Notes
Transfer RNA from a Candidatus Woesebacteria bacterium, 72 nucleotides, folded computationally. The RNAcentral record of the sequence draws on ENA. Rfam family: tRNA. By type it is a transfer RNA. Its mean pLDDT, the model's own confidence on a scale to 100, is 82. NCBI's taxonomy places the organism under Bacteria, Bacteria candidate phyla, Candidatus Woeseibacteriota.
RNA sequence: UCCCUGGUAGCUCAAUGGUAGAGCAGGAUGCUGUUAACAUCAAGGUUAGAGGUUCGAAUCCUCUCCGGGGAG
Numbered sequence: 001u002c003c004c005u006g007g008u009a010g011c012u013c014a015a016u017g018g019u020a021g022a023g024c025a026g027g028a029u030g031c032u033g034u035u036a037a038c039a040u041c042a043a044g045g046u047u048a049g050a051g052g053u054u055c056g057a058a059u060c061c062u063c064u065c066c067g068g069g070g071a072g
Base pairs, nucleotide, nucleotide: 001071002070003069004068005067006066007065010024011023012022013021018055027041028040029039030038048064049063050062051061052060
């Protein structure tokens, strides 16, 4: 310098153009002598950043940043 791959909730990961979700963790409530376990509920997101395409972008295109791998 070039190529590939990844970046989404505190953590691990979904969502392959049409409302951003799950599990775990944390919170509240119930259950009981109490804790744990269990059940229920609620909360939690500039989808790494900027621009573009589109009626509509986490998703497609371009550039930049960061992690991993490869070529020279």